Context: one part of a larger RNA
């Protein structure tokens, strides 16, 4: 290479969009590139098969044959692919009409906590731990009444509830604005599914420029614990956290499970939406698109999956091929910089 594989053993890219290209619904005609099948042609000779011969045999040789599984021309088929030509509607889509939703964006506005700060009341503790100290308080803490500011963040509702490609999204209104569903009709007429490169988006930390800064809180000081204690505990406390803009591109970025179609036993919850009974508020019943739990067949090295499959299948893309060295070095790309993608080898077991 062939193969075999990718929840947990090495393996699914974070994630969507989409170029190339791969693939690809149904009827019906036509071409004949694939494809079949016939004939010519060519495929040197040695080899290598077979069947003789020749050296006493054998290797060796030598004569005939088959083979050279291939090319290339005619001519035939025409079932599958393809191609063009005309159609279909069951995939896809548009259009009306209703529907639930922490999807995104941006502006406002609200109450609870919290720390400040000002005033009053009040007197010595307060805080804090396993015990304690560092702290803070007679220049009146702490508690507690009222009044002001200021930032972040949204208890209840709240739910193996919802939405969203994914990261993730949660107080409450309005503006804009994106997607799913479902009923019923009409329209297009395969316009489809993967997608190498590319494009966008992509938690937390960091980063760059201005702004903000209550809380918490790396670093950092202290107190403490201990044989030490560069911790754990406890006072403090600066980046950061937050907002505006630009960057960075990586996570146990997890369902450790790539999309997408199709077939393949039920059974109990839950969300949306149709539709149908009823004793009409609450029940029951089909159905459709999520979402959970349990288990038939199957599958699996087991665990466990199991109409949401890790069952049967098909197309396409990504990845895997002992451990270590190593996700390193080099060399490229990228990026302010941390650093990122791409990605070996020596050597050793």
């Nucleotide at each position: 290479c062939u193969g075999g594989g990718c929840u947990u053993a090495a393996a699914g890219a974070g994630u969507u969009c989409g170029u190339a290209g791969g693939u690809g619904g149904u009827u019906a005609a036509a071409a004949a590139a694939g494809u079949u099948g016939a004939u010519g042609g060519u495929g040197a000779a040695a080899u290598c098969c077979c069947a003789g011969a020749g050296c006493u045999u054998a290797a060796c040789u030598c004569u005939g044959g088959a083979a050279c599984u291939g090319c290339c021309a005619u001519c035939a088929a025409a079932a599958c692919u393809u191609u063009u030509u005309a159609g279909c509607u069951a995939g896809a889509g548009u259009a009306u009409g209703a529907u639930a939703g922490a999807g995104g964006a941006a502006a406002g506005c609200a109450g609870a906590a919290u720390u400040u700060c000002u005033a009053g009341u009040g007197u010595a503790g307060a805080g804090g731990u396993g015990a304690a100290a560092u702290u803070c308080g007679u220049a009146g803490a702490u508690a507690u009444u009222a009044g002001a500011a200021a930032g972040a963040a949204u208890a209840c509702c709240a739910a193996u509830g919802g939405c969203g490609a994914a990261g993730g999204c949660a107080g409450c209104u309005u503006u804009c604005u994106g997607g799913a569903c479902c009923a019923a009709u009409a329209c297009u007429g395969a316009c489809g599914c993967u997608g190498a490169g590319g494009u966008a988006c992509g938690a937390a930390a960091g980063c760059g420029u201005g702004g903000g800064u209550a809380g918490c809180a790396a670093a950092c000081a202290g107190g403490a614990u201990u044989a030490g204690a560069u911790a754990c505990c406890c006072u403090g406390g600066u980046a950061g956290u937050c907002c505006a803009c630009g960057c960075c591109g990586u996570a146990a970025a997890c369902g450790a499970u790539g999309a997408u179609a199709a077939c393949u036993a039920g059974c109990c919850g839950u969300u949306g939406g149709g539709g149908g009974g009823a004793u009409u508020u609450a029940c029951c019943c089909c159905u459709u698109a999520g979402u959970g739990g349990c288990g038939a067949a199957g599958c699996u090295a087991a665990c466990g999956c199991g109409u949401u499959a890790a069952g049967u299948u098909a197309u396409c893309c990504g990845c895997c091929u002992g451990g270590g060295g190593a996700g390193u070095a080099c060399g490229g790309c990228c990026g302010c910089a941390a650093g990122g993608c791409u990605a070996a080898a020596a050597c050793u077991c």
RNAcentral holds the full RNA, with entries from ENA. This is a predicted structure of a 349-nucleotide part of an RNA (small-subunit ribosomal RNA, central domain) from an uncultured bacterium. It matches the Rfam family "Bacterial small subunit ribosomal RNA". For this family Rfam cites "The comparative RNA web (CRW) site: an online database of comparative sequence and structure information for ribosomal, intron, and other RNAs" (Cannone et al., BMC Bioinformatics, 2002). The coordinates come from a structure-prediction model, not an experiment, and the mean pLDDT is 89.